[in-house]
RNA sequence: GGGCCUGUGGCCGAGUCUGGAUACGGCGGCAGCCUCCUAAGCUGUAAAUCGCGGGUUCGAAUCCCGCCAGGUCCG
Numbered sequence: 001g002g003g004c005c006u007g008u009g010g011c012c013g014a015g016u017c018u019g020g021a022u023a024c025g026g027c028g029g030c031a032g033c034c035u036c037c038u039a040a041g042c043u044g045u046a047a048a049u050c051g052c053g054g055g056u057u058c059g060a061a062u063c064c065c066g067c068c069a070g071g072u073c074c075g
Stems, first nucleotide, its partner, number of pairs: 001074007010027004020058001029045005051067005
């Protein structure tokens, strides 16, 4: 230098192929219930520029272009 894969809440993963509106699940946090107290369990709740910028579209996590970071292979 080139090819391929990955990047989504505090953490982990799904969703991307086939665009559809309020982005889903688990763990964790906070509050409440329960308990003599704690843990467990139950209920509620907060938190996501979907790596960054641009484009296409009525509409983009999803399609297109460029860039960045990590991994891997080739030279």
Background
Transfer RNA from a Thermoplasmatota archaeon, 75 nucleotides, folded computationally. The organism belongs to Thermoplasmatota, within Archaea. Rfam family: tRNA. By type it is a transfer RNA. The coordinates come from a structure-prediction model, not an experiment, and the mean pLDDT is 81.